[in-house]
Context: one part of a larger RNA
RNA sequence: UGACGGGCACCCGCACAAGCGGUGGAGCAUGCUGUUUAAUUCGAAGAUACGCGAAGAACCUUACCUAGACUUGACAUCCCUGGCAAAGCUAUAGAAAUAUAGUGGAGGUUACCCAGGUGACAGGUGGUGCAUGGUUGUCGUCAGCUCGUGUCGUGAGAUGUUCGGUUAAGUCCGAUAACGAGCGCAACCCUUAUUUCUAGUUGCUAACAUUUAGUUGAGUUCUCUAGUAAUACUGCCGGUGAUAAACCGGAGGAAGGUGGGGAUGACGUCAAAUCAUCAUGCCCCUUACGUCUAGGGCUACAGGCGUGCUACAAUGGCCGAUACAAAAAGACUCAAAACCGUGAGGUUGAGCAAAUCUCUAAAAUCGGUCCCAGUUCGGAUUGGAGUCUGCAACUCGACUCCAUGAAGUUGGAAUCGCUAGUAAUCCUGAAUCAGAAUGUCAGGGUGAAUACGUUCCCGGGUGUUGCACA
Repeated sequence: UGACGGGCACCCGCACAAGCGGUGGAGCAUGCUGUUUAAUUCGAAGAUACGCGAAGAACCUUACCUAGACUUGACAUCCCUGGCAAAGCUAUAGAAAUAUAGUGGAGGUUACCCAGGUGACAGGUGGUGCAUGGUUGUCGUCAGCUCGUGUCGUGAGAUGUUCGGUUAAGUCCGAUAACGAGCGCAACCCUUAUUUCUAGUUGCUAACAUUUAGUUGAGUUCUCUAGUAAUACUGCCGGUGAUAAACCGGAGGAAGGUGGGGAUGACGUCAAAUCAUCAUGCCCCUUACGUCUAGGGCUACAGGCGUGCUACAAUGGCCGAUACAAAAAGACUCAAAACCGUGAGGUUGAGCAAAUCUCUAAAAUCGGUCCCAGUUCGGAUUGGAGUCUGCAACUCGACUCCAUGAAGUUGGAAUCGCUAGUAAUCCUGAAUCAGAAUGUCAGGGUGAAUACGUUCCCGGGUGUUGCACA
């Protein structure tokens, strides 16, 4: 000087407390472990692994296993030799790769195209993340981390950065052997909330006319769209304070003290993660640890763990009627209307490269029924029949209909999230994608309770103290 303390003081955070809803019990989905297996590819491991890499494993992917093949190679450059013929198509053998035969006729004849050969080499999702770059997690959006000059100290170092106030903040004010400065904080950026102006089509409709319908004329007032500008600064008033910084209350205002969100992550810590995104040193393989193909596996199943979905019902289930979004996406696409089917869906295909066309809510509301039951709750499992995608749904897809109708009556110890348009609850869309979400990322609808307070638990910051640690 740090680190540490079941030392002290001060401060902060959904850290506790006050509340609301969960997990832990059930079934299923999904990831992990363990076990099994020819293989169940690899990585991730307290917080910071476990719906994680994977924004999507039937083949492919695929790295694993079994079997069949190839050896200058599936891919690149160079050298030598030969050539009219390469890809494709057909036939035969085969599981295919591939081989043989026929057909075919690109590019090229300087050989730049093809075949063969020779090695130099290619190739490796083989090892090492404790050799590395790059990227990422975490402490933590915590308020810290440093430097120059000066001063003090023999020196390591100290001071500044401490102290009194204050702040979300090393934020600001005052004091001060310090005076300044840098990286952080804040602001500048995006979005949202209000308004002005500009622009009115594909948007909108107040007035006039018109219609089943903003449908049409008309209009651009409003809504909205998307560009521009304004607005908020403790600016104003009162109080407290040290006449400071600031805090408390108030006015005006759409909004008030960082208005609400987001992006933004200092010096560093964990030899943290990644050699399987990529790049790369060294080591290793080279008729194989490389390459191609078929089938299988990654989907196994005694047990254990994590994350979710659905429930256990009456604030509900079922039946009928009826209303209101936002944000996205659309040509290998989104698909209206009509018809067929109980339905998944099918037939046909208007329109739209889209403010024009398409895809588009549910909870809510109204009426009826059930009457507290393992039920008209719950839907697992199983049988049968189908639909769709796709060469192909056996291993191993999603969905529909009929039948079946399991556990489950609110969950031990323990434990998680959340402070407002939040929690809870209800639907919608997108990426990936032929098909395959209860996951992920986004969007809106309905919409609470509670916070006395900082004694305690956890984490963090500052000062100080002890110290057998560095």
RNAcentral holds the full RNA, with entries from ENA and SILVA. The part of an RNA shown here (small-subunit ribosomal RNA, 3' major domain) has 470 nucleotides and comes from an uncultured bacterium.